[in-house]
RNA sequence: GGGGUUAUAGUUUAAUGGUAAAACGAUUGUGUUGCAUGCAGUAAAUAUGAGUUCGAUUCUCAUUAACUCCA
Numbered sequence: 001g002g003g004g005u006u007a008u009a010g011u012u013u014a015a016u017g018g019u020a021a022a023a024c025g026a027u028u029g030u031g032u033u034g035c036a037u038g039c040a041g042u043a044a045a046u047a048u049g050a051g052u053u054c055g056a057u058u059c060u061c062a063u064u065a066a067c068u069c070c071a
Stems, first nucleotide, its partner, number of pairs: 001070007010024004018054001026042005047063005
């Protein structure tokens, strides 16, 4: 320098174009003398920028970052 793969919540993973799900974690309440477990809730995310589309996490292009192959 060129090719390929990936980027979603604090972490690990889902979601084949129709208003993003769960586990762990955080937090509130309940419960306990207290902690933990349990039960019921809450908050929290689509790497960035454009394009196609009535509608994009999903399709296209570019950029960034990580990994990998070739040189």